[in-house]
RNA sequence: GUGGGCGUAGCUCAACGGCAGAGCACCUGACUGUGGCUCAGGUGGUUGUGGGUUCGAGUCCCAUCGCCCACCCCA
Repeated sequence: GUGGGCGUAGCUCAACGGCAGAGCACCUGACUGUGGCUCAGGUGGUUGUGGGUUCGAGUCCCAUCGCCCACCCCA
């Protein structure tokens, strides 16, 4: 350089183009002599970035950034 894949909560991951969610973590409470476990509730999101299509985009299109894989060229 060429082709492909991935990027969503602190972490691991979901989400037919139609209300952005789960588990863990975190916070509060119950329970307990304290802690843990368990139970109940809660906080937490520029869906990598910038545009476009659409009534409507995490999802489709273009560009771009980062990571991974394969291939090509030079040494």